[in-house]
RNA sequence: GCCGGCUUAGCUCAGUGGUAGAGCACCCGCCUUGUAAGCGGACGGUCGUCAGUUCAACUCUGACAGCCGGCU
Numbered sequence: 001g002c003c004g005g006c007u008u009a010g011c012u013c014a015g016u017g018g019u020a021g022a023g024c025a026c027c028c029g030c031c032u033u034g035u036a037a038g039c040g041g042a043c044g045g046u047c048g049u050c051a052g053u054u055c056a057a058c059u060c061u062g063a064c065a066g067c068c069g070g071c072u
Base pairs, nucleotide, nucleotide: 001071002070003069004068005067006066007065010024011023012022013021018055027041028040029039030038048064049063050062051061052060
């Protein structure tokens, strides 16, 4: 330099155009003599950035940024 993949909650990841979710973690409560486990609940998001397409974009398109891999 060229090519490809990934970017969504604190972490690991779903979500292929129509209300942004799960597990774990954290917090509260229940249970227990107590702790862990278990059960219930709450909190937590400019969906990497900027544009474009569309009535409508996490989703489609482009550029840029970061990370990973391949080729040279």

Transfer RNA from Verrucomicrobia bacterium UBA1183, 72 nucleotides, folded computationally. The organism belongs to Verrucomicrobiota, within Bacteria. Rfam family: tRNA. Rfam classes the family as a transfer RNA. Rfam describes the family as follows. Transfer RNA (tRNA) molecules are approximately 80 nucleotides in length.